[in-house]
RNA sequence: UCAGGACGAACGCUGGCGGCGUGCUUAACACAUGCAAGUGGAGCGACGAACCAGGGCUUGCCCUGGGGCAAAGCCGCGAACGGGUGAGUAACACGUGGGUAACCUGCCCCGAAGACCGGGACAACCCGAGGAAACUCGGGCUAAUACCGGAUGUGAUCGCUCUUCACAGGAAGAACGAACAAAGGGAGCUUCGGCCCCCGCUUCGGGAUGGGCCCGCGGCCCAUUAGCUUGUUGGUGAGGUAACGGCUCACCAAGGCUUCGAUGGGUAGCUGGUCUGAGAGGACGAUCAGCCACACUGGGACUGAGACACGGCCCAGACUCCUACGGGAGGCAGCAGUGGGGAAUCUUGCGCAAUGGGCGACAGCCUGACGCAGCAACGCCGCGUGAGGGAAGAAGGCUUUCGGGUCGUAAACCUCUUUCAGGAGGGACGAAGCUUCGGGGGUGAAUAGCUCUCCGGAGUGACGGUACCUCCACAAGAAGCCCCGGCUAACUACGUGCCAGCAGCCGCGGUAAUACAGAGGUCCCGAGCGUUGUUUGGAUUCACUGGGCGUAAAGGGUGCGUAGGUGGCCUGGUAAGUUUGAUGUGAAAGCUCAGGGCUUAACCCUGAAAUGGCAUUGAAUACUACUGUGCUGGAGGUUUGGAGGGGGGACUGGAAUUCUCGGUGUAGCAGUGAAAUGCGUAGAUAUCGAGAGGAACACCAGUGGCGAAGGCGAGUCCCUGGACAACACCUGACACUGAGGCACGAAAGCCGGGGGAGCAAACAGGAUUAGAUACCCUGGUAGUCCCGGCCCUAAACGGUGCACGUUUGCUGUAAGAGGAAUCGACCCCUUUUGUGGCGAAGCUAACGCGAUAAACGUGCCGCCUGGGGAGUACGGUCGCAAGAUUAAAACUCAAAGAAAUUGACGGGGGCCUGCACAAGCGGUGGAGUAUGUGGCUUAAUUCGAUGCAACGCGAAGAACCUUACCUGGCCUUGACAUGCAUUUGGUAGAACCAUGAAAGUGGGACGACCCCGCAAGGGGAGGAUGCACAGGUGCUGCAUGGCUGUCGUCAGCUCGUGUCGUGAGAUGUUGGGUUAAGUCCCGCAACGAGCGCAACCCUUAUGUCCUGUUGCCACUCCUACGAGAGUAGGGAGCACUCUGGACAGACUGCCUCGCUUAAACGGGGAGGAAGGUGGGGAUGACGUCAAGUCAGUAUGGCCCUUACGGCCAGGGCUGCACACGUACUACAAUGCCCGGUACAAAGGGAAGCAAGACCGUCAGGUGGAGCAAAUCCCACAAAACCGGGCCCAGUUCAGAUUGUCGUCCGCAACUCGACGGCAUGAAGUUGGAAUCGCUAGUAAUGGCGCAUCAGCUACGGCGCCGUGAUAUAAACCCAGGCGUUUACACACCGCCCGUCAGGCGAUUCG
Repeated sequence: UCAGGACGAACGCUGGCGGCGUGCUUAACACAUGCAAGUGGAGCGACGAACCAGGGCUUGCCCUGGGGCAAAGCCGCGAACGGGUGAGUAACACGUGGGUAACCUGCCCCGAAGACCGGGACAACCCGAGGAAACUCGGGCUAAUACCGGAUGUGAUCGCUCUUCACAGGAAGAACGAACAAAGGGAGCUUCGGCCCCCGCUUCGGGAUGGGCCCGCGGCCCAUUAGCUUGUUGGUGAGGUAACGGCUCACCAAGGCUUCGAUGGGUAGCUGGUCUGAGAGGACGAUCAGCCACACUGGGACUGAGACACGGCCCAGACUCCUACGGGAGGCAGCAGUGGGGAAUCUUGCGCAAUGGGCGACAGCCUGACGCAGCAACGCCGCGUGAGGGAAGAAGGCUUUCGGGUCGUAAACCUCUUUCAGGAGGGACGAAGCUUCGGGGGUGAAUAGCUCUCCGGAGUGACGGUACCUCCACAAGAAGCCCCGGCUAACUACGUGCCAGCAGCCGCGGUAAUACAGAGGUCCCGAGCGUUGUUUGGAUUCACUGGGCGUAAAGGGUGCGUAGGUGGCCUGGUAAGUUUGAUGUGAAAGCUCAGGGCUUAACCCUGAAAUGGCAUUGAAUACUACUGUGCUGGAGGUUUGGAGGGGGGACUGGAAUUCUCGGUGUAGCAGUGAAAUGCGUAGAUAUCGAGAGGAACACCAGUGGCGAAGGCGAGUCCCUGGACAACACCUGACACUGAGGCACGAAAGCCGGGGGAGCAAACAGGAUUAGAUACCCUGGUAGUCCCGGCCCUAAACGGUGCACGUUUGCUGUAAGAGGAAUCGACCCCUUUUGUGGCGAAGCUAACGCGAUAAACGUGCCGCCUGGGGAGUACGGUCGCAAGAUUAAAACUCAAAGAAAUUGACGGGGGCCUGCACAAGCGGUGGAGUAUGUGGCUUAAUUCGAUGCAACGCGAAGAACCUUACCUGGCCUUGACAUGCAUUUGGUAGAACCAUGAAAGUGGGACGACCCCGCAAGGGGAGGAUGCACAGGUGCUGCAUGGCUGUCGUCAGCUCGUGUCGUGAGAUGUUGGGUUAAGUCCCGCAACGAGCGCAACCCUUAUGUCCUGUUGCCACUCCUACGAGAGUAGGGAGCACUCUGGACAGACUGCCUCGCUUAAACGGGGAGGAAGGUGGGGAUGACGUCAAGUCAGUAUGGCCCUUACGGCCAGGGCUGCACACGUACUACAAUGCCCGGUACAAAGGGAAGCAAGACCGUCAGGUGGAGCAAAUCCCACAAAACCGGGCCCAGUUCAGAUUGUCGUCCGCAACUCGACGGCAUGAAGUUGGAAUCGCUAGUAAUGGCGCAUCAGCUACGGCGCCGUGAUAUAAACCCAGGCGUUUACACACCGCCCGUCAGGCGAUUCG
């Protein structure tokens, strides 16, 4: 961080149907309009429409009586319910359980009693007046169930007296006294007196319901809010209330609350419950239900049973509206609806049919409560979008290794069905009751009236022509969204190219992206799917269940001690905690279970269970608690004793430094890496003597002692704390820990007063350095010291709180006691306390700890919760100040960190090696030239290689070609390959002609071939045309293969099994020796093995045997010459040399010494041609450098296709102010020149090497013997040696450059070849800083050959032989190997800190 769940949600894409729910979370913002509380005529007066009756009569009007619509008034009840909202409220507001003997209760129910006699008003109404209006005022008439007076008093209240019960003002009863009620209405009957029924009224008692008040307990954050309070706390008295009460008032007292968090601040309606979770918990408080609060804001009372009242009143305020400007009106947080706010939340609907409410005797009226409908996928639930068959695995898409695969039985096609939507027809439950009519029963005198859980008929439905049922027709009308790198189920191609974009975290994207975008395909879910937000889970990541603090964050600096927490053994009591039984309560809904109703489900109904809790009561007494009596083991005390730098004070001592004085003495001293500043001829340092003063106490001295910690070290004395040991005795739990508090607390620092030798911040000077406000040096003030007072912090560390108990051992040391032994001791044994080392079990992430625990337990305290910001800001407290203490947040990062592992690295250390250095020899760097590179230039100067490990490299041969580059001219199936189609017999080919720079283009006499077939004809080869394709030295060496370089011929790199470790890993491979070597030996939790090393291979050095031509030639034969020695030629030739085959030889085998007893090995020696891998070569481990190469070839991908392909001519790759690398030649006398003369090896040769001869000064030419080679040729090796010249000079050195004449190769030497002759004769006189190679046949030096090649830029490369040295050590530089530290791992070219530079703000100083 994510996967799960949830939501009153919102947003994006999409959207068929139904059921049940839900729907302003924001502005308690403002509201147009309509509706939301009325009702009663059976309380009253007035009025009096229809209609009825009567009367008058002018016959269509009036009057009287009845009647009662509509509307206003008096009066009654209601309007305090229902409905809305959550602003306020941290409160007895809520929840839960109690109390009320301190209270009220309209309507309702039960019971008792009563209702008598009177009176006067006020509305309406009429008249008048004012006003715009709202409305108001005056006068007059009038009724009541309105109001008032009197009577009665069952009764209630009060007063007083008394009795019983109970205890706050209670209940019951008795006697006396005082004052206190009322209203009528309707129906019927009537002998008109009245009676009866119903409703209403009054008093009282009881009930029910609903409330008021009080109390215990419970539920938010902040202590950077620690003190709050004056009606405050209590009392007395009074007032007030339904009622208690400082509720209010007067007086009196001085109380009350608070670290168990008062007071203050912030936030918040509370609960049943909802969501999540295994649970414990955590978060929330929509809808439904209970309680509370509020009604524009604030305040107030009135009425009333009930309000301090949402749709009442008054006052004030803000806002809005009307106005005639004088005044008035209003309150949607009721239902709809409007504006506004917002991401966002509905209709100005229908109906009182049902349920419920108000009024009414009833009928009924009212009811935006409610029942329904509408809108919204907002949520939950259900259904559908078809089912079966169907492989030519269609077409098409995508992909491909081109074969195929996949979408996919998917589609088409065949068969079938019709839910839902659509059309047609039928059509509800919800209606119980009520009304009305008729009948019946009861009451009653009654056929009135009233009444009935009786019977029958009729009527009453907003939803709604809806649910539901039946029929009709057609697969017909109905699928999307997200994801597919890992977490996390699901993969490919294309596009893009650190761009565009993605992203919850890790992270993708820089040309082959399963991560971006679209596509194909897949996975998940599905009328929804994703995203965002919030919350819970995972998170045992605040840990009650269930965490930690040595090093990761975390033990307080240390002690004493208050509150608190915890607490030994035996026994009695109480029963608070605890356990258990019973009772009450724990509303309903919800959750769970069971059953039932809607076709199912969601939803609803019924029942059960559950409801941790609280209260009352009974019981138990193990444990805890309280209380009592005891005990001694915890703790403490007494006695004896020894140890100790424990603390405080006073006094004393010697060594040393410095200073002062005096003596001796002379030029330096001091200091450093080296110096300088400094001191010194005014006499220092040195040395001797005397003196002053301060500070610190060498040796002893010890992981030794003491102390709580800080800390304590010369000696003596005084005062004093603690620990320890031994043996007994005493007290009797007196104990442990310890928030606050108090005390102590290194160094530095501060205040006052002293002191001041040495040392020494600051400061000054000298050095160092780029600078050096540092490190080093010379000085030097605070301070360091003492007394008194502050400060209160440290890596105050064992980074480890205190106390107690338990748990194998070994071994030091300090102090004590005991034992044994001794003449006495030491040594020794036992034991205690302290202090160390190593280690068992156990613990720990590991490191490590391990009776001095970081083990196992108990008690208490402190502290931690990612890094930075920050131990900072603000506030508080303390301080003289410095500062200390307490202690955040914004913001920012995805880490920070611990331990261990493997590497790499170090101007860390150890061991070892190398031409690495040193010792030498010769060079490079200076000159000229050659060659390569950079740079510049250019039409092009083709491309690549770039530290070592590019630069005489690819290139072992650029005049054309090569050639890839440039300019120009041309070709387009192509210079080259394969296939297909069409066409072709005068075809292919082609002398030749024209044009042209060539390529090419145009023409063209002549003119074919193979197979089958009698022939005709067919096929092939060839040509042409077209299509597939060819072609590309175009790009990517960071897509690759292969090959190569480098570390490095360095000695390393690994594996199997075992063992150890949680693991990464370790061991082996480390260690002791030794070696060139991980070479070998020994040891060892390792034992073995592999790739490397070595050896095996080639060459060279010696010998033996074999071989014997073309090699070799002693001896010998012949010939010629010569006086002779001998020379020349020829023949034959064993041996020898040589050629090239086989074998031998060298192994530390032998001797001696050394190493550790040993082995390996090392030193020396003998023998030997060769001696310790004899010399050289080939041979290059695991790997590193994204090292080099797509231009050797191969190859993925991309790109070009009348061109980025192909052909040709010419040019370029050779261009030149310059810089670098690698070479050659020199600068000369160890040389140069001339002459003479000696000795090689290894190679090459047929389009070749070429002899002798001749020509030319020469390069070379003519000519050609010989040779496909141990035969012939290239081919005279040169340096060396001998003789002569030069004589130190820019030369008889050096040879560049240039002129001219030639030669050769070649189609062709202008750009641009080599060589020769003559002439010319430059720089250069040994090379700065720096730098390279080399250890023996090596360096140096001399020549010879070969490859490439027509020729050549070769002075390059690869080989060969000749001559032939110097050095031998381990200090440094470089490189490498092996074992230790680290904050590095892209691995020191790492990592990382601070300052400065831009802007803004603040502060201080000037």